[in-house]
RNA sequence: GGAUACUUAGCUCAGUUGGGAGAGCGUUUCCUUCACACGGAAGAGGUCGUAGGUUCGAUCCCUAUAGUAUCCA
Repeated sequence: GGAUACUUAGCUCAGUUGGGAGAGCGUUUCCUUCACACGGAAGAGGUCGUAGGUUCGAUCCCUAUAGUAUCCA
């Protein structure tokens, strides 16, 4: 220098041939207990890496760009 894959909640990840943003763990409050643990209920937490474009509408399609990993040179 070139190619491919990935980037979504604090962590690990799912999601979609374009219309509701989610799961597990963690965290907060409450219930349960003499107390703790386990268990149960409810909640908070997201500019979907960034910037443009297409579209009535973009996490999803297109372009550029940043980071990470792998391969080639």

The RNA shown here (transfer RNA) has 73 nucleotides and comes from an uncultured Bacilli bacterium.
It matches the Rfam family "tRNA".
It was read from a public genome assembly.